[in-house]
RNA sequence: GCUGAUGUGGCACAGUUGGUAGCGCAAUCCACUCGUAAUGGAUAGGUCGCAGGUUCGAAUCCUGUCAUCAGCA
Numbered sequence: 001g002c003u004g005a006u007g008u009g010g011c012a013c014a015g016u017u018g019g020u021a022g023c024g025c026a027a028u029c030c031a032c033u034c035g036u037a038a039u040g041g042a043u044a045g046g047u048c049g050c051a052g053g054u055u056c057g058a059a060u061c062c063u064g065u066c067a068u069c070a071g072c073a
Stems, first nucleotide, its partner, number of pairs: 001072007010025002013022001019056001027043005049065005
């Protein structure tokens, strides 16, 4: 230098023929208990790496760019 993959709440991940962004764990509160743990219930937290474009509408399509990983040279 070229090619490919990945990037989504604190963590690990899902969500693609474009249509209001989700699960588990963790966190907070409540219940249960003599108390703790466990268990059950509830709540909060992300506009999807970043910047543009297309579209009535973009995590999803297109372009550029950044980071990590792998391969080739």